[in-house]
């Protein structure tokens, strides 16, 4: 340096519930733990979600699109605790 244990010390917190924000996706706070060795961090590339907005239309219909999101989808960048085996 790789690597990652029925190790130690700590950490985070899915679903669901409550409150708030938002058009929505989703986010924030509290409760709660399915999981996580980067489940720390950056939307850079891919992917995924939403469709405010725009166009057509005149029906509550069709089409297009992030400038909105997801880092707990993958890659990549930056940063970082511990130390058995190999």
């Nucleotide at each position: 340096c790789g690597c990652g244990a029925c190790a130690a010390u700590g950490g985070c917190a899915a679903a669901c519930c409550c409150g708030g924000c938002g058009a929505a996706a989703g986010c924030c706070g509290g409760g709660g733990a399915c999981g996580c060795a980067a489940a720390g961090u950056g939307a850079c590339g891919g992917g995924c979600c939403u469709a405010a907005c725009c166009c057509c239309c005149a029906c509550u219909g069709g089409g297009g699109c992030a400038u909105g999101g997801c880092g707990g989808c993958c890659g990549c960048g930056c940063u970082g605790c511990c130390g058995a085996a190999c």